Transfer RNA from an Alphaproteobacteria bacterium, 73 nucleotides, folded computationally. NCBI's taxonomy places the organism under Bacteria, Pseudomonadati, Pseudomonadota, Alphaproteobacteria. It matches the Rfam family "tRNA". Gene Ontology term of the family: triplet codon-amino acid adaptor activity. The sequence was found in a public genome assembly.
[in-house]
């Protein structure tokens, strides 16, 4: 330099052909227990890497850029 992959909640990840974002763990509060752990219920937590474009509508499609990983030279 060229090519490919990944980027979504504090962490690990889902979201499949565009329709308004979820799970597990962790955290809050409560129940249960003599107490702790465990268990159950509840709540909170995300401008979906950044930016621009297409569209009535974008995590999803397109361009540019960034970070990380891999391959080729």
């Nucleotide at each position: 330099g060229c090519c490919g992959g990944u980027u979504u909640a504090g962490c690990u990840c889902a979201g499949u052909u565009g329709g308004u974002a979820g799970a597990g763990c962790a955290g809050u509060u409560g129940a249960u227990u003599u107490g702790u752990a465990a268990u159950c219920a509840u709540c909170a937590g995300g401008u979906c890497g950044u930016u621009a474009g297409u569209u009535c509508g974008a995590a999803u499609c397109u361009g540019a850029c960034a970070a990380c990983c891999g391959g080729c030279a």